Context: one part of a larger RNA
RNA sequence: CUGGGCGUAAAGAGUACGUAGGCGGUCGUAUGUGUCAAUUGUGAAAGCCCGGGGCUCACCCCCGGAAGUGCAAUUGAAACUGUACGGCUCGAGACCGGGAUGGGUGAUCGGAACAUAUGGUGUAGCGGUGAAAUGCGUUGAUAUCAUAUGGAACACCGGAGGCGAAGGCGGAUCACUGGAACGGAACUGACGCUGAGGUACGAAAGCGUGGGGAGCAAACAGGAUUAGAUACCCUGGUAGUCCACGCCGUAAACGGUGCACAUUUGCCGUGGAGGGAAUUGACCCCCUCCGUGGCGCAGCAAACGCGUUAAAUGUGCCGCCUGGGGAGUACGGCCGCAAGGUUAAAACUC
Numbered sequence: 001c002u003g004g005g006c007g008u009a010a011a012g013a014g015u016a017c018g019u020a021g022g023c024g025g026u027c028g029u030a031u032g033u034g035u036c037a038a039u040u041g042u043g044a045a046a047g048c049c050c051g052g053g054g055c056u057c058a059c060c061c062c063c064g065g066a067a068g069u070g071c072a073a074u075u076g077a078a079a080c081u082g083u084a085c086g087g088c089u090c091g092a093g094a095c096c097g098g099g100a101u102g103g104g105u106g107a108u109c110g111g112a113a114c115a116u117a118u119g120g121u122g123u124a125g126c127g128g129u130g131a132a133a134u135g136c137g138u139u140g141a142u143a144u145c146a147u148a149u150g151g152a153a154c155a156c157c158g159g160a161g162g163c164g165a166a167g168g169c170g171g172a173u174c175a176c177u178g179g180a181a182c183g184g185a186a187c188u189g190a191c192g193c194u195g196a197g198g199u200a201c202g203a204a205a206g207c208g209u210g211g212g213g214a215g216c217a218a219a220c221a222g223g224a225u226u227a228g229a230u231a232c233c234c235u236g237g238u239a240g241u242c243c244a245c246g247c248c249g250u251a252a253a254c255g256g257u258g259c260a261c262a263u264u265u266g267c268c269g270u271g272g273a274g275g276g277a278a279u280u281g282a283c284c285c286c287c288u289c290c291g292u293g294g295c296g297c298a299g300c301a302a303a304c305g306c307g308u309u310a311a312a313u314g315u316g317c318c319g320c321c322u323g324g325g326g327a328g329u330a331c332g333g334c335c336g337c338a339a340g341g342u343u344a345a346a347a348c349u350c
Base pairs, nucleotide, nucleotide: 003322004321005320006319007304008303012318014201015200016199017198021194022193023192025088026087027086028085029084030083031082034080035077036076037075038074039073040072041071042070049065050064051063052062053061054060091191092188093187095184096183097182103177104176105175106174107173108172109171110154114150115149116148117147118146119145120144121143125136126135162169163168206247207246208245209244210243211242215241216240220236221235222234223233258317259316260315261314262313263312266295267294268293269292270291271290272289273288274287275286276285299306300305323350324349325348332343333342334341335340
């Protein structure tokens, strides 16, 4: 470079926004960039190929032709592509309306549980396990009642239910704020899709500074178990878990499935919005759109399975793969306080 691929065999970047670039709805006019046609010039010789000839044949050599898929100029074509100009509304956006929502940020409040402290009652055990022991307890524990303080998490509702780009989001109220769906049709008029670099966000753990610390709990200590037991079990317990600000930038960051658009039999649930019919009526029933699940036609697939939420059929753009190990390592670069991250080989070996 080309080909074939990327759910599970190697392979979809954790996610989004967006620069360059690539690609781009519909009608008309112009142009003639790409595109197409013809002619001319050029495309050295040798070689390759075809025809003929010379060495007794062949190798080899000689002559002629063709080819040289290219480039340029001239003339022409105008469907497609590009460009310029002018329209259009179905793509996209904007606007209006009433709803849904654990989407985000901040503040305030609440109850249950737990722990501790103080006081009351009360007495010999409690706790824990397979069984025990370490541990706690006559300086009065466990249990129970009252009061106070503290931190973290929010039972039921709760639902293969909702929201968010992903990570993720769940007590209540208020404030600020994001997005999506549905319905409407008076607006703009292709403003679009994707997106190398880039930027932002990004669970947990970890790091820095300062707070906080109830419960839980790496490390650690002790008790057991065991041949041993640097474990599983038990009693304790520090970082951490929590808050503010700043880093880190990784995960089986998973639907192991990039994004967008279009097309292609259906059935059954469920969330949101709108409409219809009916009704005392929210409900039930029917239809449409959007989301979210189950099963399945065609088709696809190595099979498993996927199947209008595609892994079907197509288009556009990006990322990635190319035998196993060595290795997501070394070196170098960049980033980081560090831990480390990212980019990323080779020798050798099978």
Small-subunit ribosomal RNA, central domain from an uncultured bacterium, 350 nucleotides, folded computationally. The full RNA is in RNAcentral, with records from ENA. Model confidence (mean pLDDT): 89 of 100.